The RNA shown here (transfer RNA) has 72 nucleotides and comes from Candidatus Jorgensenbacteria bacterium RIFCSPLOWO2_12_FULL_42_11. The source organism's lineage runs through Bacteria, Bacteria candidate phyla and Candidatus Joergenseniibacteriota.
[in-house]
């Protein structure tokens, strides 16, 4: 220098163009002498950044950034 993959909640991962979900973690309550376990409820991300297409974008297109891999 060229090519490919990835970027979503604190962490690990989902999401067929139609109001972004789950597990773990976190908070409150119940249970216990207390802790843990268990049960109920709840908070928390608008999707790496900037544009474009579209009535509508996490999803399609372009550029950039970062990480990983391959070729030279």
């Nucleotide at each position: 220098g060229g090519g490919c993959u990835u970027a979503u909640a604190g962490c690990u991962u989902a999401a067929u163009g139609g109001u972004a979900a789950a597990g773990c973690g976190c908070g409150u309550c119940g249970u216990u002498g207390a802790c843990a376990u268990c049960g109920a409820c709840g908070a928390g991300a608008g999707u790496g950044c900037a544009g474009g297409u579209u009535c509508g974008a996490u999803c399609c297109c372009u550029g950039c950034u970062a990480a990983g891999c391959c070729c030279a």